Annotation: The prediction has a mean pLDDT of 77. Two RNAs folded together computationally: RNase P RNA and transfer RNA, 446 nucleotides in total. Rfam match: Bacterial RNase P class A. Its family is annotated with tRNA processing, dimeric ribonuclease P complex and ribonuclease P activity in the Gene Ontology.
[in-house]
RNA sequence: UCUGCUGAACGGAUGAUCGCUCGCGCAAGCGGGAGGAAAGUCCGGUCUCCAUAGGGCGGCAUGCCGGCUAACGGCCGGGGGGAACCGUAUCAAAGCGGUUUUCACGGAAAGUGCCACAGAAAAUAUACCGCCUUUCGCAAGAAAGGUAAGGGUGAAAUGGUGCGGUAAGAGCGCACCGCAGCCGGAGUAAUUCGGCUGGCAGGGUAAACCCCAUGCGGAGCAAGACCAAAUAGGGGAGCUGGAGCGGCCCGUUCCUUUUAAACUCCCGGGUAGGUCGCUGGAGCCAGUCAGCAAUGGCUGGCCAAGAUGAAUGAUCGUCGCCUCGUUUUCGGACGGGGAACAGAAACCGGCUUAUAGUUCAGCAGAUGAA
RNA sequence: GGGCGCGUAGCUCAAUUGGCAGAGCAAAUGACUCUUAAUCAUUAGGUUGUAGGUUCGAUUCCUACCGCGCUCACCA
Numbered sequence: 001u002c003u004g005c006u007g008a009a010c011g012g013a014u015g016a017u018c019g020c021u022c023g024c025g026c027a028a029g030c031g032g033g034a035g036g037a038a039a040g041u042c043c044g045g046u047c048u049c050c051a052u053a054g055g056g057c058g059g060c061a062u063g064c065c066g067g068c069u070a071a072c073g074g075c076c077g078g079g080g081g082g083a084a085c086c087g088u089a090u091c092a093a094a095g096c097g098g099u100u101u102u103c104a105c106g107g108a109a110a111g112u113g114c115c116a117c118a119g120a121a122a123a124u125a126u127a128c129c130g131c132c133u134u135u136c137g138c139a140a141g142a143a144a145g146g147u148a149a150g151g152g153u154g155a156a157a158u159g160g161u162g163c164g165g166u167a168a169g170a171g172c173g174c175a176c177c178g179c180a181g182c183c184g185g186a187g188u189a190a191u192u193c194g195g196c197u198g199g200c201a202g203g204g205u206a207a208a209c210c211c212c213a214u215g216c217g218g219a220g221c222a223a224g225a226c227c228a229a230a231u232a233g234g235g236g237a238g239c240u241g242g243a244g245c246g247g248c249c250c251g252u253u254c255c256u257u258u259u260a261a262a263c264u265c266c267c268g269g270g271u272a273g274g275u276c277g278c279u280g281g282a283g284c285c286a287g288u289c290a291g292c293a294a295u296g297g298c299u300g301g302c303c304a305a306g307a308u309g310a311a312u313g314a315u316c317g318u319c320g321c322c323u324c325g326u327u328u329u330c331g332g333a334c335g336g337g338g339a340a341c342a343g344a345a346a347c348c349g350g351c352u353u354a355u356a357g358u359u360c361a362g363c364a365g366a367u368g369a370a
Numbered sequence: 371g372g373g374c375g376c377g378u379a380g381c382u383c384a385a386u387u388g389g390c391a392g393a394g395c396a397a398a399u400g401a402c403u404c405u406u407a408a409u410c411a412u413u414a415g416g417u418u419g420u421a422g423g424u425u426c427g428a429u430u431c432c433u434a435c436c437g438c439g440c441u442c443a444c445c446a
Base pairs, nucleotide, nucleotide: 001366002365003364004363005362006361007360008359009358010357012319013318014317015316016315017314018313020033021032022031023030024029035341039352040351042350043349044348045347046346047220048219049218050217059216060215061214062213063212064078065077066076067075068074079105080103081102082101083100084099085098086097087096088095106211107210111209112208113205114204115203128151129150130147131146132145133144134143135142136141159177160176161175162174163173164172178200179198180197181196182195183194184193185192186191224276225275226274227273234267235266236265237264238263241255242254243253244252245251283302284301285300286299287298288297289296290295321338322337323336324335325334326333327332371445372444373440374439375438376437377436380395381394382393383392389426397413398412399411400410401409419435420434421433422432423431
């Protein structure tokens, strides 16, 4: 210097004309008008309605410790484990220290389940090859017993290394490491350091059931509230026909489109439509203070989309960026082309995913120079 | 806008306490037939939507994406 990866920031600027939408205004007109993710709807809240005496069972979610926060599965700090690299030590390694990075990181010693194939044996244990002893046998070998060092199987085999010990072996004994318990020191804690005791407690899986601790009522702005047309239908009141039987009433039969409707008035429900919810809020910016940080306090300033078949656009000019071509007096000039992901719909805090180009930081590789 | 469901061979579907991914139709080849169909036999065809994780082992369990569907009959 170039390339790649990861992370962070920015995400073109400005002007004119014509439009769209909202607010103000009698009007002319003036002013506001997408994002870092507005996305996915994965978490947590505000708000609204429904349910709800209290408690339990069940269900879902989270899971090292501490802090932040309205809350969180988020963020910050710390601890522990893993990986890579470097340094140190060494014959070499383990180890120790550092840097970067990563982890759904409670419990397998409450219980249950599962661990295919292979293998003697996959968890009550056990012995295929082997090693050793005894007996039998001329021998090959066989039988009985001991053993778990070595081999073999497997993803995984009942602490590891060394010395002693033994017929051969084995925590059988010892030293160191690991592990468990107890005590003490440091730390708010996770944890860590040291000492003592114990020969080892008995594999893996909880993103299997489960146990422990903590939290959670459900639905969602198409929530929900209000105003309310035409038509149809509901309720109430008024009115409630004609004929036959019959003295009349009641009754009964028939007709009038029907179960006596039609008509007039009143009431209430829902729909179309409209209004509110609807954008001033855990708000933004600057400074300062506390804190390692996340974050919080104080002071000052600011108001910055609110639509509902759903606005936020189009064209042109100038400058900036990238790229191509021509030209060059190597400073540049001229001309053409390009610029991502994506687009609010009640709001807020996070997470995740997408993102051309530019800048910065870290890591890796290549090349060149000294 | 909100809410819910699905994805396995060309098509329609299976696959349970996680353990060799199958079936029917379709396709190809052969047989039968003068030929075709039907029938019989054989064969091929799969990154289980994608990526990552847990596990010895994932279609299955977990997470994040992608695509499709449910709007007179998921909600006005």